[in-house]
RNA sequence: UUCUUAUCCAGAGAGGUGGAGGGACUGGCCCUUUGAUACCUCGGCAACAGACUUGAAAAAGUACUGUGCCAAUUCCAGAAGUAGUGUACUGCUUGAAGAUAAGAA
Numbered sequence: 001u002u003c004u005u006a007u008c009c010a011g012a013g014a015g016g017u018g019g020a021g022g023g024a025c026u027g028g029c030c031c032u033u034u035g036a037u038a039c040c041u042c043g044g045c046a047a048c049a050g051a052c053u054u055g056a057a058a059a060a061g062u063a064c065u066g067u068g069c070c071a072a073u074u075c076c077a078g079a080a081g082u083a084g085u086g087u088a089c090u091g092c093u094u095g096a097a098g099a100u101a102a103g104a105a
């Protein structure tokens, strides 16, 4: 990097460095000099895999290890289908894209 499987309406922030962009892409909308993004320290959330405990099993638990995460539902939409109606929007379903984990090449 690619493929497969699972999940994505829950949850969880303080301090420091630094100084202008950021929220993947496009559109919208939003965050941001009352200091963003990023990095560091500490803290926390979750429970995907390993480990351990309980259990006949299914499964449950702990949070020790490896990851992950801590503005907004993946912030919303994007493609297709469908329902409603005030014909321009709204709702629903599936998908695409993306993210994370585990496995494989």
Base pairs, nucleotide, nucleotide: 001105002104003103004102005101006100007099008098013042014041015040016039017038021031022030023029025078026077027076028075043070044069045068048066049065050064051062052061053060054059074097079094080093081092082091083090084089